[in-house]
RNA sequence: GGGUCCAUAUUUCAAUGGCAGAAAAAUCGUCUCAUAAACGAUAAGUUGUAGGUUCGAAUCCUACUGGACCCA
Numbered sequence: 001g002g003g004u005c006c007a008u009a010u011u012u013c014a015a016u017g018g019c020a021g022a023a024a025a026a027u028c029g030u031c032u033c034a035u036a037a038a039c040g041a042u043a044a045g046u047u048g049u050a051g052g053u054u055c056g057a058a059u060c061c062u063a064c065u066g067g068a069c070c071c072a
Base pairs, nucleotide, nucleotide: 001071002070003069004068005067006066007065010024011023012022013021018055026042027041028040029039030038048064049063050062051061052060
């Protein structure tokens, strides 16, 4: 330098172009002498950034940023 792939909650990951979710973690509560476990509840989102297409974009297109891999 060229190519492929990845980026969504604190973490790991879902979501057919049509309400952004789960698990773990966190917080609060129940239980317990107490802790853990278990159970219940709560909070947490600029879907990497900027544009474009569309009635409608996490999803499609372009550029960029960061990362992984391959080729040279």

Transfer RNA from an Anaerolineae bacterium, 72 nucleotides, folded computationally. The sequence was found in a public genome assembly. The prediction has a mean pLDDT of 84. The organism belongs to Anaerolineae, within Bacteria. It matches the Rfam family "tRNA". Its family is annotated with triplet codon-amino acid adaptor activity in the Gene Ontology.